[in-house]
Glycine riboswitch aptamer, 112 nucleotides, folded computationally. Its mean pLDDT, the model's own confidence on a scale to 100, is 77. Rfam family: Glycine riboswitch aptamer. From the family's description: This family represents the bacterial glycine riboswitch.
RNA sequence: GGAGGAAACUCUGGAGAAUCUCUUAAGUGAGUGCCGAAGGUGCAAGGCGCAGCAAGUUGUUUUCAAAACUUAUUACGCCGAAUCUCUCAGGCAAAAGGAUAGAGUUUGGUAU
Repeated sequence: GGAGGAAACUCUGGAGAAUCUCUUAAGUGAGUGCCGAAGGUGCAAGGCGCAGCAAGUUGUUUUCAAAACUUAUUACGCCGAAUCUCUCAGGCAAAAGGAUAGAGUUUGGUAU
């Protein structure tokens, strides 16, 4: 100096489900029915730890007694992704918000 990737910001696109009922000065409060794409919960393969069991290897004796390692397997615990799942939060006209995608700027400096 610095690809890719990452973070922040800007612009553009961006789904679903109630313009429900009652109520209030007011999306103010309550009720019913729904949605999943802010955020959050849960977990599969796999990994790790510990214990048991089996097989194998190494190996000790002056005395007692083993001990260590490897592999496979079982139980338990922990870690473990998503647009999956739950619907806590949020949302159900428009606007706003919106996972995420594209472009740009900046930061930082991994591989090289």